[in-house]
Context: one part of a larger RNA
RNA sequence: GAACGAACGCUGGCGGCAGGCCUAACACAUGCAAGUUGAACGAGAACGCACCUUCGGGUGUUAUUAAAGUAGCGGACGGGUGAGUAACGCGUGGGAACCAACCCAAGAGUGAGGAAUAACUACUGGAAACGGUAGCUAAUACCGCAUACGCCCUACGGGGGAAAGAUUUAUCGCCUUUGGAGGGGCCCGCGUUGGAUUAGCUUGUUGGUGAGGUAAAGGCUCACCAAGGCAUCGAUCCAUAGCUGGUCUGAGAGGAUGAUCAGCCACACUGGGACUGAGACACGGCCCAGACUCCUACGGGAGGCAGCAGUGGGGAAUAUUGGACAAUGGGGGCAACCCUGAUCCAGCCAUGCCGCGUGAGUAAAGAAGGCCCUAGGGUUGUAAAACUCUUUCACCUGUGAAGAUGAUGACGGUAGCAGGAGAAGAAGCCCCGGCUAACUCCGUGCCAGCAGCCGCGGUAAUACGAAGGGGGCAAGCGUUGUUC
Numbered sequence: 001g002a003a004c005g006a007a008c009g010c011u012g013g014c015g016g017c018a019g020g021c022c023u024a025a026c027a028c029a030u031g032c033a034a035g036u037u038g039a040a041c042g043a044g045a046a047c048g049c050a051c052c053u054u055c056g057g058g059u060g061u062u063a064u065u066a067a068a069g070u071a072g073c074g075g076a077c078g079g080g081u082g083a084g085u086a087a088c089g090c091g092u093g094g095g096a097a098c099c100a101a102c103c104c105a106a107g108a109g110u111g112a113g114g115a116a117u118a119a120c121u122a123c124u125g126g127a128a129a130c131g132g133u134a135g136c137u138a139a140u141a142c143c144g145c146a147u148a149c150g151c152c153c154u155a156c157g158g159g160g161g162a163a164a165g166a167u168u169u170a171u172c173g174c175c176u177u178u179g180g181a182g183g184g185g186c187c188c189g190c191g192u193u194g195g196a197u198u199a200g201c202u203u204g205u206u207g208g209u210g211a212g213g214u215a216a217a218g219g220c221u222c223a224c225c226a227a228g229g230c231a232u233c234g235a236u237c238c239a240u241a242g243c244u245g246g247u248c249u250g251a252g253a254g255g256a257u258g259a260u261c262a263g264c265c266a267c268a269c270u271g272g273g274a275c276u277g278a279g280a281c282a283c284g285g286c287c288c289a290g291a292c293u294c295c296u297a298c299g300g301g302a303g304g305c306a307g308c309a310g311u312g313g314g315g316a317a318u319a320u321u322g323g324a325c326a327a328u329g330g331g332g333g334c335a336a337c338c339c340u341g342a343u344c345c346a347g348c349c350a351u352g353c354c355g356c357g358u359g360a361g362u363a364a365a366g367a368a369g370g371c372c373c374u375a376g377g378g379u380u381g382u383a384a385a386a387c388u389c390u391u392u393c394a395c396c397u398g399u400g401a402a403g404a405u406g407a408u409g410a411c412g413g414u415a416g417c418a419g420g421a422g423a424a425g426a427a428g429c430c431c432c433g434g435c436u437a438a439c440u441c442c443g444u445g446c447c448a449g450c451a452g453c454c455g456c457g458g459u460a461a462u463a464c465g466a467a468g469g470g471g472g473c474a475a476g477c478g479u480u481g482u483u484c
Base pairs, nucleotide, nucleotide: 001484002483003482004481006480007479008478009477010476013356014355015354016353017352018351019349020348021314026312027311028310030309031308032307035073036072037071040070041069048061049060050059051058052057080267081266082265089192090191091190092189093188094187095186098184099183103180104179105178106177107176109174110173111145113143114142120135121134122133123132124131125130151160152159153158165172166171167170193239194238195237200230201229202228205227206226207225208224209223210222211221212220242264243263244262245261246257247256248255249254269290270289271288272287273286292303293302294301295300320346322345323344324343328342329340330339331338332337359389360388361387362386369380370379371378372377393425395420396419397418398417399416403411428473429472430471431470432469433454434453435452439468440467442465443464449456450455
């Protein structure tokens, strides 16, 4: 000098664009953050309205309704965090033994049956959470049979295996096969912090044969056999750390760093486990154990904000329990549409960057006042007053978008535009001994204090405090911290 996710002190007019728990991966009240499909299925209220009524009620409509259930797809994306991890985790370049729901292209098919079960009804257990028994019923739920070019297995003889319908009649589906797109799993070369005051480490360890297992290669697992494998070119151990594109600095080489945005990884109260599924060993799923919190009729149960807001706590320190699905995108649905704290917006904060303003011109009696003075004057200073103008921004009134291909606008009566009034509403902070731009007076008297370094202060202090004046930057200015 530059930089910052900054903080602190003093001060503070406006706008645009960005950014905003770096600390306790501490604990969390409350609300919301993942649903959707009646064009898969059975069943099906209420309010209201109309009519009838024996005044008890009934019928129609509401109604392809609500709430719930079976079933399908989605809850593996999106969003958060950085604890762990020194590792094929990441980066880069290669590789072969793989998967594949939804999407695209192409081929073939969609025949005929069966047995259940939730919802529901009855009875019943429990404080609750949640159940039990009996009975009834449907399906794109479940199970055989038939057929199967191609498909799978094969000892090449043969063997095995599929489907689902719905409706507004034009579509949406279903099964199987091949290829693709995009995505994912696995392996390898190279690169990837510090410590030797860590020198030896390893028994599924290293390799082989066979088997099991997986979507798939493989000690991935197991049996047997061999005794290997790694290491001063740093193994092992300890400490620290998510990695990268990038960011900051620097002429560069390099050094430091990894907030925001983007890619990858890991995690979801702590530890472990599997289930379902195309995909998870699953943040708002399940089971077990533990800690913590809550309910309880004491028998037993419920919970997990490192989602968005918000609370307590920690801290020098970091925001609203806001609006909308209008746009972009995502899930479901033929669609209408529903959901979406993703997202788009608004709110708060000078946290940063950028832009603008706080007026312009004329004006010497060089006014008054202040300060200094050698008492003559000098300086503040064209500065002010005064006169003549202008109206950016802010304010008031009116009008009023684009963002939306036909409709639909949260933002928002916002931005912009037009008109109006009036210099009106808008300047501070630090410094002035040298480094380093800027000097005098008073007070103080090694005191009070200053200070980045050198150093100032003990009676004439340009270094302390105050004043006048000056210098610098400016809606900021200084200080502190950190990096180059």